[in-house]
Overview: Predicted 3D model of a 1481-nucleotide RNA (small-subunit ribosomal RNA) from a metagenome. Model confidence (mean pLDDT): 84 of 100. Its Rfam family is "Bacterial small subunit ribosomal RNA". Gene Ontology terms of the family: ribosome and structural constituent of ribosome.
RNA sequence: AGGGUUUGAUCCUGGCUCAGAGCGAACGCUGGCGGCGUGCCUAACACAUGCAAGUCGACCGAACCGUUAGGUAAGUGGCGAAAGGGUGAGUAAUGCAUAGUUAACCUACCCUUGGGACGGGGAUAACGUGAAGAAAUUCGCGCUAAUACCCGAUGUUACCGCGAUAUCUCCUGGUAUUGCGGUAAAAUGCUCCGACGCCCAAGGAGGGGACUGUGUCCUAUCAGCUAGUUGGUAAGGUAAGAGCUUACCAAGGCUUCGACGGGUAGCAGGUCUGAGAGGAUGAUCUGCCACACUGGGACUGAGACACUGCCCAGACUCCUACGGGAGGCUGCAGUGGGGAAUUUUGGGCAAUGAGCGAAAGCUUGACCCAGCGACGUCGCGUGCACGAAGAAGGCCUUCGGGUUGUAAAGUGCUGUCACAGGGUAAGAAAGGAACCUUCGGGUUCUUGACGUUCCCCUGAGAGGAAGCUCUGGCUAAACACGUGCCAGCAGCCGCGGUAAUACGUGUAGAGCUAGCGUUGCUCGGAUUCACUGGGCUUAAAGGGUGUGUAGGCGGCAUGGUAAGUAAGGUGUGAAAUCCUACGGCUUAACCGUAGAAUUGCAUCUUAUACUGCCUUGCUCGAGUGCUGGAGAGGAUAGCGGAAUUCUAGGUGUAGCGGUGAAAUGCAUAGAUAUCUAGGAGAACGCCGGUGACGAAGGUGGCUAUCUGGCCGGCAACUGACGCUGAAACACGAAAGCUAGGGGAGCGAACGGGAUUAGAUACCCCGGUAGUCCUAGCCCUAAACGAUGUGCACUUGGUGGUGAGGAUCUUAAAUCUUCAUUGCCGUAGCGAAAGCGUUAAGUGCACCGCCUGGGGAGUACGCUCGCAAGGGUAAAACUCAAAGGAAUUGACGGGAGCUUACACAAGCGGUGGAGCAUGUUGUUUAAUUCGAAAAUACGCGAAGAACCUUACCAGGGCUUGACAUGUUAGUAGUAGAGAACCGAAAGGGGAUCCAUCCUACUUUGUAGGAAGCUAUCACAGGUGCUGCAUGGUCGUCGUCAGCUCGUGUCGUGAGAUGUCGCGUUAAGUCGCUUAACGAGCGCAACCCCUACUCUUAGUUGCCAGCGGGUAAUGCCGGGGACUCUAGGGGGACUGCCGGUGUCAAACCGGAGGAAGGUGGGGACGACGUCAGACCAUCAUGGCCCUUACGCCCUGGGCUACAAACGUGCUACAAUGGCUGGUACAGAGGGUAGCAAGACCGCGAGGUUUAGCAAAUCCCUUAAAGCCAGCCCCAGUUCGGAUUGGAGGCUGAAAUUCGCCUCCAUGAAGGUGGAAUCGCUAGUAAUCGCGGAUCAGCUACGCUGCGGUGAAUCCGUUCCUAAGCUUUGUACACACCGCCCGUCAAGCCACGAAAGUCGGGAGCACCUGAAGUCGCUAUCCUAACCGCAAGGAGGGAGGCGCCCACGGUGAGACUGGCAAUUGGGACUAAGUCGAACAAGGUA
Repeated sequence: AGGGUUUGAUCCUGGCUCAGAGCGAACGCUGGCGGCGUGCCUAACACAUGCAAGUCGACCGAACCGUUAGGUAAGUGGCGAAAGGGUGAGUAAUGCAUAGUUAACCUACCCUUGGGACGGGGAUAACGUGAAGAAAUUCGCGCUAAUACCCGAUGUUACCGCGAUAUCUCCUGGUAUUGCGGUAAAAUGCUCCGACGCCCAAGGAGGGGACUGUGUCCUAUCAGCUAGUUGGUAAGGUAAGAGCUUACCAAGGCUUCGACGGGUAGCAGGUCUGAGAGGAUGAUCUGCCACACUGGGACUGAGACACUGCCCAGACUCCUACGGGAGGCUGCAGUGGGGAAUUUUGGGCAAUGAGCGAAAGCUUGACCCAGCGACGUCGCGUGCACGAAGAAGGCCUUCGGGUUGUAAAGUGCUGUCACAGGGUAAGAAAGGAACCUUCGGGUUCUUGACGUUCCCCUGAGAGGAAGCUCUGGCUAAACACGUGCCAGCAGCCGCGGUAAUACGUGUAGAGCUAGCGUUGCUCGGAUUCACUGGGCUUAAAGGGUGUGUAGGCGGCAUGGUAAGUAAGGUGUGAAAUCCUACGGCUUAACCGUAGAAUUGCAUCUUAUACUGCCUUGCUCGAGUGCUGGAGAGGAUAGCGGAAUUCUAGGUGUAGCGGUGAAAUGCAUAGAUAUCUAGGAGAACGCCGGUGACGAAGGUGGCUAUCUGGCCGGCAACUGACGCUGAAACACGAAAGCUAGGGGAGCGAACGGGAUUAGAUACCCCGGUAGUCCUAGCCCUAAACGAUGUGCACUUGGUGGUGAGGAUCUUAAAUCUUCAUUGCCGUAGCGAAAGCGUUAAGUGCACCGCCUGGGGAGUACGCUCGCAAGGGUAAAACUCAAAGGAAUUGACGGGAGCUUACACAAGCGGUGGAGCAUGUUGUUUAAUUCGAAAAUACGCGAAGAACCUUACCAGGGCUUGACAUGUUAGUAGUAGAGAACCGAAAGGGGAUCCAUCCUACUUUGUAGGAAGCUAUCACAGGUGCUGCAUGGUCGUCGUCAGCUCGUGUCGUGAGAUGUCGCGUUAAGUCGCUUAACGAGCGCAACCCCUACUCUUAGUUGCCAGCGGGUAAUGCCGGGGACUCUAGGGGGACUGCCGGUGUCAAACCGGAGGAAGGUGGGGACGACGUCAGACCAUCAUGGCCCUUACGCCCUGGGCUACAAACGUGCUACAAUGGCUGGUACAGAGGGUAGCAAGACCGCGAGGUUUAGCAAAUCCCUUAAAGCCAGCCCCAGUUCGGAUUGGAGGCUGAAAUUCGCCUCCAUGAAGGUGGAAUCGCUAGUAAUCGCGGAUCAGCUACGCUGCGGUGAAUCCGUUCCUAAGCUUUGUACACACCGCCCGUCAAGCCACGAAAGUCGGGAGCACCUGAAGUCGCUAUCCUAACCGCAAGGAGGGAGGCGCCCACGGUGAGACUGGCAAUUGGGACUAAGUCGAACAAGGUA
């Protein structure tokens, strides 16, 4: 510090997500030790049991014990129990934090100072006795004491009242000194002295009360709240100010700087995170607050409205003799419950602290320790060194090896921790006791829960101690097997459909380590709420427009002030924490000491530039005035012509109208057309213009009246009067609404006609609301420049409109100023497109708005509206995107240019018939398999009777039909092989019978080779996957394209080059040019063919010469010719003319055998179609292994209701038949081609000359030509089918071959929709050859020659293609994408009759306890009084207030709900819509 994820790719916007740190955590797997910390976050739920607050006999009187010293200790009394400890329910301020105020206050214990303690009195508990009760407890009578209680005296002083002086201040006043009057104390206690205690007053310390400023969460879908409310007066009350309380008076007080209401929450120091600013948080520790079963209340006290006190009410639990009672763990442990989850019913007061005490001491679940938990953090260990045969085993493997891996084993060593034994600190010093003392103190003794302590020594022994997660990218780390969109994974993107580095396992590796992962939560990354530090033309986002209130901001200058601001000082900012330094535990964590910091607040002093405030001026901002000007600016009234339509009349006749074409409609009752006259309503042609005006919406005939704004010029006046603008107010297209008019044309709805699969549309004929006017609503628009308003600044060019100025005699022209309105462009800006003085540039001021997509501008609430509806405005849920701009393609029922037998023009076909052949389908035991639009279908197959053959049935074989190797055996062995079984294969085995090499005791034996038998490795597979592949091929397409290097442009994808203008068959060439070059393609080079030359003449040829024949190059001979086959030439737009840019090139011409690539072939760019083939071959993986392998016989691939493709033959006279007759080319031939002769009607047969070929043979070419017949018919056309007889090949012709002859003689008379080929030696037509092959289904395929046309105006249309451009929501690329209704499932939400709750308030009723007040009914020790009695007190009664409770009416807020509404998601379906002009933008 960033990364992943939207796209084919790019840039941007934008969300989601990851890497980091943290935690009072939990869960999974695992777990050696120690230190320091930490541990109910949930039910402020309920609690058994024990403990958590006592102490003082030196206050008092009993009782008891007693050694007569004393002790125990209920009760009285004193102090404490208001601390300590817990929790966070409540609380948004009665709280907390910080800074202050108290001149409005209190303070027990402690310290300091001053003064004092005199004289009296009456009770009461304990106790005794009696009584009630189950108990808790209570009552009567009687006795007694005090440091308990009461009275009087005194009064330094305090308080109260009236004063005086001085001084200070913050309003009332404070402080000091002082005069007079009044009021108010005490325990002559306890004690052996000292000491302790008591009272008054002042001061201090520490602690509190009250008040003030500032700060302190969300919500406006909470906008108004408030009657003790705000203030005053009086009284009461308090320690004290105060509506704190009461009475009266007044009507105030708070609030958009957010009152009131709702929700949530203890606050802070701090903690976590972060670069910081911030954000989140408030466990442990510290400060404050609040609470103590729930609610209310007071008492006591210095202090409480009191956690382990009291009273009342309520809920709950317990006891009960049913009459009544008792209780409060949110103290420490512990229990139940809840929960994902949080410990021992431990030890000790040794230390620190607290209470009491004179003290010893007692008490203390505060605290100190221990226990449990890897909950966190820190530290340590699980060994170290050497050790290659790189062991074994595992895994992988290209089978060579690699890896695990110095890892192990082995050898040597060490001894932390744990274990055992022994030793042993510090935490302990006070205090107390004893002794000594120079009275300062000193010495000795005593006190340890932890503790089997820390630590040290010794012993033994590598012995007891490693796991977890991950390995597709982000993100460090990969292989194998299993699985096969299954099982599963997943934080995001996404993996898995048979080769998964993503699932599971193994091995290897990576990371961390007594832990490792997961989950949850917080901050970060996220500049993704932007103060630091964002945006708003098109990505989310400028309010529809203006006026204007509050607010914010504000020109030049003087003086003052000092609020902001700045500097310095002071106080405070608790401690702890964080940071720094040093120090203590072996280190660290941890702890200590010191410092720094605490960015804050308050206060004092200083400064005065800037801002504010006050004052005084100024004129440039703003405005006024004067003088000119333009204008569809607004309102009202009047007027006008054209057109339309209607009415009346005339003329006139059969149609009009309308459309792509029609029809509905109108018209003989006279339309349309035309003329005349009249009526009506609405809108204003030309001018008219990126012209004008207006704030926007908007405004268009002419005239008048009223009226707003704007601009130019002048520089007289005011003197900052300004800008912006929440709220508010006004205006606000169209449609719509209310009422009344009006209604020509147009025209939602509606009717009809068409179109269509349908057509609730588009088109046509009609037509109502409406459109118009008046008055009033509505208040929304893509209300757009998708661009808020104002001011200032920042190069230019060129136009429009309005008003001026200068030059000029005028016009014109030129220059120039201001305002306004356009275009192009500099810098700059911008993601880009683009903007660019009219900014989207650079700044300032103010307002509005945005924060992923969907849900949704929706629901609910409120508000406005007559309604329609508008404004404001969420959430659940869901997705990983949604989006902007630009790029390259692809596509378009977009455009332009161009090409092609693409169409057109022609010729001939197919589609109809019969047959052949292939395919589908069906059938079958099998009808083997593949090929499927174009680019499958006479295709693989250039030959299925067996074989082929892969299929089926049956019969057989199992190291196999075939290859290599290993081991063992084998002499009558290998080999041959008769009977017999069998369809064959196969089985069977009589019988016959070997070979080679080496050694040796050479009739032979032993070993080996080959062979055989048996075994193991393996063979074999036309089994699967062409979507794992190589290779080959088809197709776009012989179309002209496809790219690269360098440079340049662009943030980039990319562009340029390759575009443009010409030209070409061509990205062919030329010119221009930020491109310059190059490559693969094109062309050429290669082959055939057309002309010619040369060389060579045999098997070819024969002109001339000679010979010969019935005839023939037959022979001698010849090379002239043809021809053959080697090598050359020739054609290159080379020449001429024209056109063209002086080009490329094109047109025409000459010459030439051939002319503009002469004709044909071979040759196929980058790539596309996961195109085809695993069955040519090769090959990865998978599968079978007495079978999915191999052999054999027979069958099948040849089936046949049907359909399709490709062909052949025809339908006839341009023909058929018969006879005669002429002319090719290219091929093939020895298991072959075969002459000739003979036989046969013929297919063919017999026989065998020649020829391994320019020699011989196949080999008579046919159409043609010359004659003859046929005479338009199902024929002398056509030949299917069938019968018979034959021939050939072959073991074999039945399934299932071809041919011949005789006979038979079907359909068919030129073929519907549709569709195919062909542009010249082509189509058409005619025959000939070859491959395969025993034969043949060949009418196929592939070659060869013969005869030999027609047409091309042209590019509108169909198809396909190329280039450019345009649009795009497509990129799997239009066979694309995609929206909504309907139908199914699921999820959350809204509405809803109703129903069940919750918290809060209001009104009324009731009114416990209790304070306060009143009261004299009862009781009454202290004081007064001789007494009666009184004062005072208590009880009782009454009253005010008031908790719980009750009643009522509402409001708010939740749960559930028949039914209902839309929404999200989901596999596939129906209909239409959007994206291209998306086919009606």